[in-house]
RNA sequence: GGGCCAGUAGCUCAACUGGAAGAGCAGCGGUCUCCAAAGCCGUGCGUUGCGGGUUCGAGUCCUGCCUGGCCCG
Numbered sequence: 001g002g003g004c005c006a007g008u009a010g011c012u013c014a015a016c017u018g019g020a021a022g023a024g025c026a027g028c029g030g031u032c033u034c035c036a037a038a039g040c041c042g043u044g045c046g047u048u049g050c051g052g053g054u055u056c057g058a059g060u061c062c063u064g065c066c067u068g069g070c071c072c073g
Stems, first nucleotide, its partner, number of pairs: 001072007010025004019056001027043005049065005
């Protein structure tokens, strides 16, 4: 220098053919307990890595860049 993949909640990951973002864990509050843990109940207003474009509508499609991983030279 070139190619491919990934980037979404604190963490690990979903999100169908474009119809507007959810789960587990963690955290917080409550319940229970002498106290705590475990269990149970409740709790998510996330600039979807950053711009631009297409579209009535973009996490999803197109494009430039950034970061990380792998490969080629």

Predicted 3D model of a 73-nucleotide RNA (transfer RNA) from Streptomyces griseus. The organism belongs to Streptomyces, within Bacteria. The prediction has a mean pLDDT of 81. It matches the Rfam family "tRNA". It is annotated as a transfer RNA. RNAcentral holds the sequence, with entries from ENA.